[in-house]
RNA backbone atom coordinates (compact mmCIF):
# COMPACT_ATOMS: atom_id res chain seq x y z
C1' N A 1 0.00 0.00 0.00
C1' N A 2 -3.80 -3.20 -1.98
C1' N A 3 -8.00 -6.33 -1.33
C1' N A 4 -11.29 -7.84 2.14
C1' N A 5 -14.42 -8.76 6.89
C1' N A 6 -16.83 -6.98 11.24
C1' N A 7 -19.12 -3.15 13.84
C1' N A 8 -20.17 2.49 15.36
C1' N A 9 -21.88 7.74 13.93
C1' N A 10 -24.00 10.82 10.92
C1' N A 11 -27.09 11.62 7.21
C1' N A 12 -26.82 18.89 4.75
C1' N A 13 -24.91 24.03 8.03
C1' N A 14 -26.35 28.78 8.72
C1' N A 15 -29.13 33.42 8.24
C1' N A 16 -33.53 36.26 6.42
C1' N A 17 -38.99 36.21 4.78
C1' N A 18 -43.86 34.73 4.36
C1' N A 19 -47.22 30.68 6.58
C1' N A 20 -49.09 26.03 8.89
C1' N A 21 -50.89 23.62 13.99
C1' N A 22 -49.59 23.24 19.79
C1' N A 23 -48.06 25.16 24.80
C1' N A 24 -47.82 29.22 28.58
C1' N A 25 -48.45 34.53 29.24
C1' N A 26 -50.17 39.19 28.19
C1' N A 27 -53.89 42.29 26.00
C1' N A 28 -58.19 46.94 24.30
C1' N A 29 -60.73 39.23 24.55
C1' N A 30 -65.67 35.98 18.33
C1' N A 31 -59.66 39.05 18.23
C1' N A 32 -54.53 40.44 18.82
C1' N A 33 -49.28 40.07 21.12
C1' N A 34 -44.68 37.86 22.79
C1' N A 35 -41.89 33.99 24.18
C1' N A 36 -40.76 28.49 23.73
C1' N A 37 -40.80 23.95 21.13
C1' N A 38 -42.68 21.34 16.29
C1' N A 39 -40.87 13.64 11.97
C1' N A 40 -36.65 9.35 11.61
C1' N A 41 -33.12 5.69 11.65
C1' N A 42 -36.11 3.25 9.31
C1' N A 43 -41.41 7.72 11.14
C1' N A 44 -42.36 2.54 6.13
C1' N A 45 -43.83 -3.63 5.85
C1' N A 46 -47.40 -4.46 10.00
C1' N A 47 -44.12 -9.64 10.48
C1' N A 48 -43.28 -11.21 15.92
C1' N A 49 -43.83 -9.92 21.31
C1' N A 50 -45.59 -6.71 25.44
C1' N A 51 -48.31 -2.72 27.90
C1' N A 52 -53.18 -0.20 28.08
C1' N A 53 -58.56 -0.70 27.34
C1' N A 54 -63.16 -3.63 26.60
C1' N A 55 -65.65 -8.51 26.38
C1' N A 56 -66.95 -13.36 32.14
C1' N A 57 -61.13 -12.00 37.41
C1' N A 58 -59.76 -15.16 31.30
C1' N A 59 -61.12 -21.07 33.29
C1' N A 60 -61.76 -26.06 30.35
C1' N A 61 -62.57 -29.68 26.28
C1' N A 62 -61.96 -30.26 21.45
C1' N A 63 -59.48 -27.88 16.91
C1' N A 64 -56.10 -24.49 14.77
C1' N A 65 -51.27 -21.63 15.43
C1' N A 66 -46.32 -20.76 16.58
C1' N A 67 -41.69 -22.60 18.36
C1' N A 68 -37.58 -26.53 18.43
C1' N A 69 -28.92 -27.68 19.94
C1' N A 70 -27.52 -26.44 24.79
C1' N A 71 -26.73 -21.90 28.51
C1' N A 72 -28.07 -17.58 30.00
C1' N A 73 -30.68 -11.89 29.41
C1' N A 74 -35.38 -9.87 29.08
C1' N A 75 -41.82 -6.97 30.82
C1' N A 76 -42.28 -10.60 26.66
C1' N A 77 -40.88 -12.80 22.39
C1' N A 78 -40.67 -16.23 16.56
C1' N A 79 -35.85 -10.98 19.50
C1' N A 80 -30.64 -10.83 21.36
C1' N A 81 -25.89 -12.92 24.06
C1' N A 82 -22.26 -16.72 24.82
C1' N A 83 -20.99 -21.81 23.59
C1' N A 84 -21.99 -26.47 20.44
C1' N A 85 -21.98 -29.32 16.06
C1' N A 86 -22.57 -29.37 10.55
C1' N A 87 -20.97 -26.40 5.74
C1' N A 88 -18.52 -22.86 3.24
C1' N A 89 -13.80 -19.52 3.32
C1' N A 90 -5.97 -19.36 2.76
C1' N A 91 -8.34 -16.21 6.49
C1' N A 92 -10.58 -12.48 9.63
C1' N A 93 -15.67 -14.18 9.57
C1' N A 94 -20.22 -15.76 7.33
C1' N A 95 -24.51 -19.43 6.96
C1' N A 96 -27.90 -23.02 9.21
C1' N A 97 -36.30 -24.91 10.42
C1' N A 98 -30.11 -27.62 13.92
C1' N A 99 -36.34 -32.37 18.25
C1' N A 100 -38.32 -37.48 16.23
C1' N A 101 -37.63 -42.21 10.35
C1' N A 102 -38.02 -49.43 15.36
C1' N A 103 -45.62 -45.31 17.71
C1' N A 104 -48.50 -45.07 12.99
C1' N A 105 -50.23 -44.23 7.66
C1' N A 106 -48.30 -42.95 2.75
C1' N A 107 -44.11 -41.13 -0.75
C1' N A 108 -39.48 -42.33 -3.98
C1' N A 109 -41.16 -39.62 -10.44
C1' N A 110 -37.92 -40.03 -14.93
C1' N A 111 -33.83 -43.58 -15.52
C1' N A 112 -32.15 -48.23 -14.00
C1' N A 113 -31.03 -55.46 -13.09
C1' N A 114 -32.59 -53.51 -9.15
C1' N A 115 -35.97 -48.38 -4.99
C1' N A 116 -36.66 -50.71 0.48
C1' N A 117 -39.73 -58.22 3.36
C1' N A 118 -33.42 -55.73 -1.33
C1' N A 119 -31.95 -57.05 -6.40
C1' N A 120 -28.74 -60.50 -11.15
C1' N A 121 -29.20 -56.70 -16.48
C1' N A 122 -24.01 -56.61 -18.17
C1' N A 123 -19.39 -58.93 -15.80
C1' N A 124 -16.70 -62.65 -12.94
C1' N A 125 -16.50 -68.23 -11.54
C1' N A 126 -17.86 -73.15 -12.72
C1' N A 127 -15.58 -75.25 -5.92
C1' N A 128 -20.42 -78.62 -5.78
C1' N A 129 -24.45 -81.13 -9.17
C1' N A 130 -25.94 -82.49 -13.68
C1' N A 131 -23.86 -82.81 -19.27
C1' N A 132 -20.11 -84.21 -23.41
C1' N A 133 -14.86 -85.39 -24.72
C1' N A 134 -10.55 -88.12 -23.59
C1' N A 135 -8.31 -91.91 -20.70
C1' N A 136 -3.91 -93.92 -16.48
C1' N A 137 -12.04 -94.96 -13.59
C1' N A 138 -11.18 -91.01 -10.37
C1' N A 139 -8.38 -87.09 -12.70
C1' N A 140 -8.34 -83.98 -16.73
C1' N A 141 -10.37 -80.75 -20.48
C1' N A 142 -14.61 -78.39 -22.32
C1' N A 143 -19.57 -75.48 -22.98
C1' N A 144 -21.96 -72.49 -19.48
C1' N A 145 -27.82 -76.14 -17.49
C1' N A 146 -28.81 -75.39 -12.26
C1' N A 147 -26.48 -72.59 -9.54
C1' N A 148 -22.13 -69.22 -6.67
C1' N A 149 -20.78 -64.37 -6.57
C1' N A 150 -22.36 -57.28 -4.79
C1' N A 151 -15.42 -57.44 -6.37
C1' N A 152 -15.70 -54.35 -11.30
C1' N A 153 -19.51 -51.32 -15.43
C1' N A 154 -24.41 -49.21 -16.89
C1' N A 155 -28.60 -45.10 -13.96
C1' N A 156 -29.98 -42.34 -10.18
C1' N A 157 -30.57 -36.87 -5.09
C1' N A 158 -29.97 -41.81 -3.28
C1' N A 159 -27.06 -48.37 -4.39
C1' N A 160 -27.19 -51.30 2.06
C1' N A 161 -20.01 -48.49 5.60
C1' N A 162 -14.64 -46.47 3.46
C1' N A 163 -9.39 -47.97 2.01
C1' N A 164 -5.81 -51.76 2.04
C1' N A 165 -3.71 -56.96 3.17
C1' N A 166 -5.28 -61.66 3.10
C1' N A 167 -8.36 -65.31 1.45
C1' N A 168 -11.47 -67.70 -2.53
C1' N A 169 -13.33 -71.50 -7.80
C1' N A 170 -14.95 -66.31 -8.17
C1' N A 171 -16.42 -63.53 -4.38
C1' N A 172 -17.98 -61.72 0.37
C1' N A 173 -16.37 -57.99 7.36
C1' N A 174 -15.01 -63.97 5.28
C1' N A 175 -10.76 -62.92 8.46
C1' N A 176 -6.98 -58.73 10.39
C1' N A 177 -5.00 -53.25 10.10
C1' N A 178 -6.81 -48.57 9.92
C1' N A 179 -10.79 -44.39 9.36
C1' N A 180 -16.30 -43.78 10.35
C1' N A 181 -20.42 -46.55 13.12
C1' N A 182 -23.20 -48.38 17.25
C1' N A 183 -23.18 -49.65 22.84
C1' N A 184 -20.91 -50.31 27.51
C1' N A 185 -17.24 -47.31 31.19
C1' N A 186 -14.29 -43.21 32.61
C1' N A 187 -12.40 -37.59 32.53
C1' N A 188 -13.32 -32.31 31.32
C1' N A 189 -17.83 -29.64 31.21
C1' N A 190 -23.92 -26.78 34.70
C1' N A 191 -25.41 -28.23 29.51
C1' N A 192 -25.23 -29.27 24.98
C1' N A 193 -21.09 -31.58 23.13
C1' N A 194 -15.95 -33.17 23.04
C1' N A 195 -11.67 -36.21 24.47
C1' N A 196 -9.33 -41.79 26.00
C1' N A 197 -10.73 -46.77 26.74
C1' N A 198 -12.78 -51.24 25.83
C1' N A 199 -16.25 -53.90 22.86
C1' N A 200 -19.46 -55.12 18.77
C1' N A 201 -18.19 -56.91 12.15
C1' N A 202 -21.65 -52.89 11.50
C1' N A 203 -27.11 -51.52 12.66
C1' N A 204 -33.64 -51.79 7.34
C1' N A 205 -31.57 -45.96 2.82
C1' N A 206 -33.90 -41.00 2.15
C1' N A 207 -37.34 -37.25 3.29
C1' N A 208 -40.64 -34.61 9.08
C1' N A 209 -40.05 -27.67 4.20
C1' N A 210 -46.08 -35.24 3.21
C1' N A 211 -49.18 -36.47 7.20
C1' N A 212 -47.68 -37.48 11.94
C1' N A 213 -45.24 -37.81 16.86
C1' N A 214 -43.09 -35.44 21.75
C1' N A 215 -41.89 -31.00 24.01
C1' N A 216 -43.15 -25.72 25.62
C1' N A 217 -45.89 -21.22 24.18
C1' N A 218 -50.28 -18.98 22.95
C1' N A 219 -57.98 -16.80 25.20
C1' N A 220 -60.76 -12.63 21.94
C1' N A 221 -61.03 -8.06 19.89
C1' N A 222 -57.57 -3.26 19.11
C1' N A 223 -57.04 3.85 20.64
C1' N A 224 -62.89 3.66 15.34
C1' N A 225 -60.11 -0.05 22.15
C1' N A 226 -62.58 2.87 26.29
C1' N A 227 -64.78 6.20 29.40
C1' N A 228 -67.53 11.18 29.95
C1' N A 229 -70.81 15.73 28.63
C1' N A 230 -74.61 15.96 24.65
C1' N A 231 -78.05 20.07 20.34
C1' N A 232 -81.94 19.58 16.24
C1' N A 233 -85.91 15.90 13.88
C1' N A 234 -88.09 11.32 14.70
C1' N A 235 -89.54 7.54 17.45
C1' N A 236 -90.28 5.89 23.59
C1' N A 237 -92.32 7.58 29.10
C1' N A 238 -94.88 10.30 32.48
C1' N A 239 -97.76 15.17 33.73
C1' N A 240 -101.27 19.24 32.18
C1' N A 241 -104.48 21.63 29.53
C1' N A 242 -107.86 21.05 24.68
C1' N A 243 -110.53 18.04 21.73
C1' N A 244 -113.84 13.94 21.41
C1' N A 245 -119.51 16.15 15.26
C1' N A 246 -122.11 12.64 11.94
C1' N A 247 -122.60 8.33 8.27
C1' N A 248 -120.11 3.54 5.98
C1' N A 249 -117.02 -0.86 7.07
C1' N A 250 -113.95 -4.03 10.32
C1' N A 251 -112.69 -6.41 14.95
C1' N A 252 -113.49 -7.14 20.30
C1' N A 253 -116.36 -8.10 23.86
C1' N A 254 -119.35 -5.93 29.75
C1' N A 255 -124.56 -5.24 23.73
C1' N A 256 -124.15 -0.18 23.73
C1' N A 257 -119.37 0.78 24.49
C1' N A 258 -114.51 0.53 22.90
C1' N A 259 -110.33 0.56 19.06
C1' N A 260 -108.83 0.79 13.96
C1' N A 261 -109.71 2.63 8.80
C1' N A 262 -112.14 6.00 5.11
C1' N A 263 -115.37 10.14 3.44
C1' N A 264 -118.13 14.39 4.79
C1' N A 265 -117.88 18.20 8.30
C1' N A 266 -114.56 21.61 11.30
C1' N A 267 -109.49 23.57 12.25
C1' N A 268 -104.53 25.60 10.75
C1' N A 269 -101.19 26.68 6.31
C1' N A 270 -100.03 28.04 1.31
C1' N A 271 -102.59 29.57 -3.27
C1' N A 272 -102.14 38.14 -4.68
C1' N A 273 -106.76 41.60 -0.08
C1' N A 274 -112.11 38.64 0.83
C1' N A 275 -114.96 34.62 -1.21
C1' N A 276 -115.00 29.57 -4.05
C1' N A 277 -112.38 25.94 -5.48
C1' N A 278 -107.10 23.38 -4.67
C1' N A 279 -103.03 21.06 -2.69
C1' N A 280 -101.03 19.78 2.34
C1' N A 281 -101.36 18.97 7.63
C1' N A 282 -104.03 17.93 11.93
C1' N A 283 -104.03 17.38 19.31
C1' N A 284 -101.11 21.14 22.15
C1' N A 285 -97.38 22.19 25.64
C1' N A 286 -93.47 21.08 29.94
C1' N A 287 -90.53 17.18 31.44
C1' N A 288 -87.49 12.53 31.57
C1' N A 289 -84.58 8.78 29.80
C1' N A 290 -82.14 5.97 25.56
C1' N A 291 -78.78 7.87 21.89
C1' N A 292 -77.24 10.14 16.46
C1' N A 293 -74.37 14.96 15.35
C1' N A 294 -70.86 17.56 18.14
C1' N A 295 -67.49 18.28 22.06
C1' N A 296 -63.99 16.72 26.20
C1' N A 297 -61.18 12.58 28.33
C1' N A 298 -57.83 8.60 26.79
C1' N A 299 -53.03 11.47 24.76
C1' N A 300 -47.85 11.58 25.88
C1' N A 301 -43.36 11.34 32.08
C1' N A 302 -42.22 7.12 29.43
C1' N A 303 -39.62 -1.14 30.34
C1' N A 304 -37.57 7.50 28.06
C1' N A 305 -32.78 10.47 26.80
C1' N A 306 -27.83 12.15 27.65
C1' N A 307 -22.97 11.50 30.89
C1' N A 308 -20.48 8.71 34.77
C1' N A 309 -19.42 4.63 38.13
C1' N A 310 -20.21 -0.77 39.90
C1' N A 311 -21.05 -6.12 38.50
C1' N A 312 -20.93 -9.18 34.12
C1' N A 313 -16.73 -12.49 28.19
C1' N A 314 -21.29 -10.50 27.03
C1' N A 315 -26.46 -9.17 26.12
C1' N A 316 -27.97 -7.04 30.19
C1' N A 317 -28.59 -5.49 35.41
C1' N A 318 -27.77 -1.55 39.14
C1' N A 319 -26.77 3.11 40.88
C1' N A 320 -25.10 8.87 40.62
C1' N A 321 -26.12 12.89 38.37
C1' N A 322 -28.89 15.67 34.83
C1' N A 323 -33.25 16.89 30.69
C1' N A 324 -38.25 16.95 29.48
C1' N A 325 -38.30 16.25 23.52
C1' N A 326 -45.01 16.25 18.00
C1' N A 327 -49.39 15.26 19.96
C1' N A 328 -52.47 16.65 15.45
C1' N A 329 -57.75 14.74 14.75
C1' N A 330 -59.90 15.22 6.61
C1' N A 331 -54.65 15.42 10.37
C1' N A 332 -49.74 21.27 11.38
C1' N A 333 -44.07 20.20 10.68
C1' N A 334 -43.90 24.03 4.42
C1' N A 335 -42.51 28.01 0.86
C1' N A 336 -39.29 31.66 -1.04
C1' N A 337 -34.25 33.96 -1.30
C1' N A 338 -29.28 34.56 0.09
C1' N A 339 -23.83 32.08 1.38
C1' N A 340 -21.58 27.43 1.90
C1' N A 341 -20.82 22.26 1.40
C1' N A 342 -20.83 17.51 -1.56
C1' N A 343 -22.11 15.38 -6.66
C1' N A 344 -22.84 15.91 -11.99
C1' N A 345 -21.20 19.08 -16.30
C1' N A 346 -15.70 22.25 -20.13
C1' N A 347 -18.37 26.42 -18.79
C1' N A 348 -23.35 28.50 -18.47
C1' N A 349 -25.75 25.30 -15.05
C1' N A 350 -28.64 21.27 -13.01
C1' N A 351 -28.87 18.09 -8.57
C1' N A 352 -28.91 17.52 -2.78
C1' N A 353 -30.54 9.65 -0.65
C1' N A 354 -34.76 6.51 1.34
C1' N A 355 -38.17 8.11 2.89
C1' N A 356 -43.57 11.54 6.37
C1' N A 357 -45.78 10.75 13.44
C1' N A 358 -51.45 8.82 14.09
C1' N A 359 -52.06 5.07 21.73
C1' N A 360 -47.15 4.09 23.12
C1' N A 361 -42.71 0.57 23.77
C1' N A 362 -38.91 -3.89 22.58
C1' N A 363 -37.66 -6.57 18.26
C1' N A 364 -37.42 -8.33 12.95
C1' N A 365 -37.48 -7.40 7.57
C1' N A 366 -36.90 -3.94 3.73
C1' N A 367 -35.50 1.13 1.40
C1' N A 368 -31.17 4.53 1.85
C1' N A 369 -27.17 9.73 -2.56
C1' N A 370 -22.89 10.00 0.52
C1' N A 371 -19.11 11.18 4.60
C1' N A 372 -16.91 9.91 9.11
C1' N A 373 -14.51 6.06 12.64
C1' N A 374 -12.85 1.74 15.18
C1' N A 375 -11.31 -3.67 15.56
C1' N A 376 -9.75 -7.56 12.51
C1' N A 377 -7.65 -10.80 8.27
C1' N A 378 -4.80 -12.21 3.73
C1' N A 379 -0.74 -10.45 0.13
C1' N A 380 3.28 -7.12 -1.26
C1' N A 381 7.35 -3.79 0.10
C1' N A 382 10.49 -0.97 3.27
C1' N A 383 12.71 -0.74 8.59
RNA sequence: AAAGUGGGUCGGACAAUCGCGGAAGCUUCUGGCUUCGGAGGAAAGUCCGGGCACCAUAGAGCGGGAUGCCAGCUAACGGCUGGGCGGCGUGAGCCGACGGACAGUGCAGCAGAAAAUACACCGCCGAUGACGCGCUUGCGCGAACAGGUAAGGUUGAAAUGGUGCGGUAAGAGCGCACCGCGCUUCUGGUAACAGAAGUGGCAGUGAAAACCCCAUCCGGUGCAAGACCAAAUAGGGAAACAACGCCACUGGCUUGCCAGUGACACCGUGUUGCUCGCACGGGUUUCCGGGUAGGUCGCUUGAGGAAGGCAGUGAUGUUUCUCCCAGAUGAAUGGUUGUCGCUCUUUUGAGUACAGAACCCGGCUUAUAGACUCGCUUUUGCC
Record summary:
Predicted 3D model of a 383-nucleotide RNA (Bacterial RNase P class A) from Thiomicrorhabdus sp. ZW0627. It was read from a public genome assembly, where an Rfam model found it. Rfam family: Bacterial RNase P class A. The family's RNA type in Rfam is ribozyme. The prediction has a mean pLDDT of 75.